[in-house]
RNA sequence: GCCCAGGUACGCCAAUCGGCAGAGCGGCGCGGCUUAAACCCGCGCGGCUGUGGGUUCGAGUCCCACCCUGGGUA
Numbered sequence: 001g002c003c004c005a006g007g008u009a010c011g012c013c014a015a016u017c018g019g020c021a022g023a024g025c026g027g028c029g030c031g032g033c034u035u036a037a038a039c040c041c042g043c044g045c046g047g048c049u050g051u052g053g054g055u056u057c058g059a060g061u062c063c064c065a066c067c068c069u070g071g072g073u074a
Stems, first nucleotide, its partner, number of pairs: 001073007010026003013022001019057001027045006050066005
């Protein structure tokens, strides 16, 4: 250089055929439980979906360029 996969919340990770961005696990805060804590239980906190453009009534999803991460290849 070329090919492939990926970038979504504080971290990881879903989102079906393009139609309400959060299903889930952590994290944090408050409360319950406890002599006190841990565990456990309840409630709450969460986003311009890597950047910029395009298509569309409507884009995390499709198209183009770029950036970053991982893998493959002469």